[in-house]
RNA sequence: GGCCUCGUCGUCUAACGGUUAGGACAUGAGCUUUUCAAGCUCAGAACGCGGGUCCGACUCCCGCCGAGGUCA
Numbered sequence: 001g002g003c004c005u006c007g008u009c010g011u012c013u014a015a016c017g018g019u020u021a022g023g024a025c026a027u028g029a030g031c032u033u034u035u036c037a038a039g040c041u042c043a044g045a046a047c048g049c050g051g052g053u054c055c056g057a058c059u060c061c062c063g064c065c066g067a068g069g070u071c072a
Stems, first nucleotide, its partner, number of pairs: 001071007010025004018055001027043005048064005
């Protein structure tokens, strides 16, 4: 340098083009307990960046950035 795959809450992981962007763990608060742990309830928290297509984009297209793989 060419090609391929990927980029979503703190972490991991979903989302036939029409969702309030979901779940688990973690975190915070409350209940329970003599205390801790465990358990139950509640809460906050995310679409890498910039364009394009479309009535509508996390999703499709292009470019850039980053990560991984592969070929030379």
The RNA shown here (transfer RNA) has 72 nucleotides and comes from a bacterium. Rfam family: tRNA.